[in-house]
The RNA shown here (c-di-AMP riboswitch aptamer (ydaO/yuaA leader)) has 143 nucleotides and comes from Paenibacillus psychroresistens.
Its mean pLDDT, the model's own confidence on a scale to 100, is 78.
Its Rfam family is "c-di-AMP riboswitch aptamer (ydaO/yuaA leader)". About the family: This family represents a conserved RNA structure found upstream of the ydaO and yuaA genes in Bacillus subtilis and related genes in other bacteria.
RNA sequence: GUUAAGAUUUCGCCAAAUUUUUAUAAUGAAAAACGGGGAAACCAAUUUUUAUUGGGGUGAAUAAAGGUUUGAUAACCUUUUAGGGCGCAGUUCUCACCGUCCGAAUCCGUCAGCUAACCUCGUAGGCGAUCGUGAGAAAGAUA
Numbered sequence: 001g002u003u004a005a006g007a008u009u010u011c012g013c014c015a016a017a018u019u020u021u022u023a024u025a026a027u028g029a030a031a032a033a034c035g036g037g038g039a040a041a042c043c044a045a046u047u048u049u050u051a052u053u054g055g056g057g058u059g060a061a062u063a064a065a066g067g068u069u070u071g072a073u074a075a076c077c078u079u080u081u082a083g084g085g086c087g088c089a090g091u092u093c094u095c096a097c098c099g100u101c102c103g104a105a106u107c108c109g110u111c112a113g114c115u116a117a118c119c120u121c122g123u124a125g126g127c128g129a130u131c132g133u134g135a136g137a138a139a140g141a142u143a
Base pairs, nucleotide, nucleotide: 010129011128012127013126014125018032019031020030021029022028033123034122035121036120037119038118043113054111055108056107057106058105063080064079065078066077067076068075083102084101085100086099087098091138092137093136094135095134096133097132
């Protein structure tokens, strides 16, 4: 000097998942804020089944074609796709083009349409140090 990995600080990203108070040796409890579920009337639906296809929820995460494999299903792989995230980091937001990534997982347990009052639950987890170009809106700061 270069490359790779790790740690700390700081700054950021996905997501509702943040802040504050209090108690304990530890475990806990409460509030605000954000988010999810259940639940009338009216409206909607009129039809469905313990069924080798029951139904529903959270979530962007649906759908299709081909291949491997199997007695068949299932499973696995590839390509696309509804849809979703990030990228000019000074704060937020909208649009366009371009680039890039995701397109999972899991819960309830035979049961839930919408739904005011009301009831109830959650505040986890996982990442980056890289980093495009334009048009516009608002707030804030400085002079």